The part of an RNA shown here (large-subunit ribosomal RNA, domain III) has 387 nucleotides and comes from Serratia marcescens.
[in-house]
Context: one part of a larger RNA
């Protein structure tokens, strides 16, 4: 220079109340404004206590601060079913023997690891200051291990099936959701009108069980035979004969049940105090319409560039066992360990030296107008961006 520039998006504040030494900024009402395919809600990654409560204001916060993601103290994360591990494999890693190599080491079979994939059983409601598909209530499901009863060819690291898959397109069924009507409860206008075809709020209910529909796929059954499936096979594949016109598989959703339950506008007794609180009671809870990018669907049609693997699962036998063991069904008793779970998550908590106008994968995403997830205004919800 200079008490100058600046105080980090021009979404916006105003008045009251409380606390306090002190209030433009904190608290609680009221009014206004902003976002609303987001500036709402929920996860993954990452962070690692930032979460909640009490006390505090030196420093941190671009100002003040009684406030805070700050300081101090205390508290908080509850699982057979969610995710991981336990199961399986991909790229890739490691790698007994082995091959190669002055050494170090490199490659690699059997194998063993390795999710971003496959497999696999739980939902509604309630509750805390802070957790909940984890606690509690109610209603379910899976698996393991014993026992009892009945019945019976069981048995794998092997064979076979299946799992099992690309792009694009079209039509149909159906649901979530939305809207309207009806119904229930409440209201009748501080200022002209408002008992009406008026206004406001509500009208919600899961998994599971039962059932087997719209639709899609495939002919089916029996007997005999068989150079294939590294051995075997009653299984798969090939072949032959006979009978038959339906049989089988997959499959949303609706309905019924779950539910004489829960929730529910409201109303209300103690208590405490004017704001709560816990408890009791508890109305209606129906119909129509629209309708997805969700589900049926790994479906169907079509195209060429021809679109993982393995296990779980089903079946077949080998060795072996065959009064046993083992399998199947029902009933019943018991078990289900370990790790994660708070909070932020388009952000003041992650990556950017900062409480930084930048960056960050997935899910959800209501109304009116609209082709629309554009745009505008709003709901729920969240904010007014720390001079």
């Nucleotide at each position: 220079g200079a008490g100058u520039a600046a105080c980090g998006a021009c979404a916006a504040u105003g008045g009251g109340u409380g606390u306090g030494a002190a209030a433009a900024a904190c608290u609680c009402g009221c009014a206004c404004g902003c976002c609303g395919a987001a500036a709402g809600a929920c996860c993954a990654a990452g962070g690692u206590u930032u979460c909640c409560u009490g006390c505090g204001c030196a420093a941190c916060g671009u100002u003040a601060a009684u406030c805070g993601a700050c300081g101090c103290a205390g508290g908080g994360u509850u699982a057979g079913u969610c995710g991981g591990u336990c199961c399986c494999u991909a790229a890739g890693g490691c790698g007994a023997g082995g091959c190669c190599g002055a050494c170090a080491g490199g490659c690699g079979u059997a194998g063993u690891c390795g999710a971003u994939g496959g497999a696999c059983a739980a939902c509604c409601g309630g509750u805390u200051g802070a957790u909940a598909u984890u606690c509690c209530u109610g209603u379910a499901c899976u698996u393991c291990c014993a026992g009892u009863u009945a019945u019976u060819g069981c048995g794998a690291u092997g064979g076979a099936g299946g799992g099992a898959c690309g792009g694009a397109g079209a039509a149909g069924g159906u649901u979530a959701g939305g809207c309207c009507a009806g119904c229930u409860u409440g209201g009748c206008g501080u200022u002209g009108g408002u008992u009406g075809u008026c206004c406001a709020a509500g009208u919600u209910u899961a998994a599971g069980g039962u059932g087997g529909u719209a639709g899609g796929c495939u002919g089916g059954a029996a007997u005999c035979u068989u150079a294939g499936g590294u051995a075997a096979a009653u299984c798969c594949g090939g072949g032959a004969u006979u009978c038959u016109a339906a049989g089988g598989c997959c499959g949303a959703g609706a309905g019924c049940u779950g539910a004489u339950g829960a929730c529910g506008a409201g109303c209300u007794a103690a208590c405490u105090u004017u704001a709560g609180g816990c408890g009791a009671c508890g109305a209606a809870g129906u119909g129509g319409u629209u309708g997805a990018u969700g589900c049926c669907a790994u479906g169907c049609u079509u195209c060429c560039a021809a679109g993982a693997a393995a296990a779980g699962c089903u079946u077949c036998u080998a060795a072996g066992c065959u009064u046993c063991a083992g399998g199947u069904a029902a009933c019943c008793a018991g078990g289900a360990a370990c790790c994660g779970u708070a909070c932020c998550c388009c952000a003041a908590a992650c990556c950017g030296a900062c409480a930084c106008a930048g960056g960050u994968g997935g899910u959800u995403g209501g109304g009116u107008a609209g082709a629309g997830a554009a745009u505008a205004c709003c709901a729920a919800g969240g904010c007014g961006c720390u001079u």
The full RNA is in RNAcentral, with records from ENA. It matches the Rfam family "Bacterial large subunit ribosomal RNA". Taxonomically the source falls in Serratia (Bacteria, Pseudomonadota, Gammaproteobacteria, Enterobacterales).